[in-house]
RNA sequence: AUGUUAUCAAGAAAGGCCGAGGGAAUAGACCCAUUGAAGCCUUAGCAACCCUUAGACUUACUAAGAAGGUGCUAAAUUCUACUUGAAAGGAGAACUGAUUCUCUUAUUACAAGAUAGAUAACUU
Numbered sequence: 001a002u003g004u005u006a007u008c009a010a011g012a013a014a015g016g017c018c019g020a021g022g023g024a025a026u027a028g029a030c031c032c033a034u035u036g037a038a039g040c041c042u043u044a045g046c047a048a049c050c051c052u053u054a055g056a057c058u059u060a061c062u063a064a065g066a067a068g069g070u071g072c073u074a075a076a077u078u079c080u081a082c083u084u085g086a087a088a089g090g091a092g093a094a095c096u097g098a099u100u101c102u103c104u105u106a107u108u109a110c111a112a113g114a115u116a117g118a119u120a121a122c123u124u
Stems, first nucleotide, its partner, number of pairs: 001124001003122006013043005021032003026081004044073003048070003051065005077116001082113004086108002088105007
């Protein structure tokens, strides 16, 4: 660096240095930031994966843990964008009524999937 698999609506802070940006990319929004951003250092914490322990026993699942390896510690991966479906709104048509059909909408923590990203384990 590439690939595979899994997870991503929960959780988790202080101090010091520094001095203007940050929230991945593109676009649109919105939010954080001199009451100090991002970055670096120290300690602490969280518990996603590896790991440890105990069950379970060919299924790779459940619970607890935090000595170790990574990781993480504002807001759903901050939200939206692509596809499909549903609900709701609007318009039109049919129709005695009940109702049905079509189109449309950046309205929805709606649902599923895809793309992209992040992290871990394994592989090349």
Model confidence (mean pLDDT): 77 of 100. A computed fold for a 124-nucleotide RNA from a Saprospiraceae bacterium, annotated as SAM riboswitch aptamer (S box leader). It was read from a public genome assembly, where an Rfam model found it. It matches the Rfam family "SAM riboswitch aptamer (S box leader)". Rfam describes the family as follows. The SAM riboswitch is found upstream of a number of genes which code for proteins involved in methionine or cysteine biosynthesis in Gram-positive bacteria.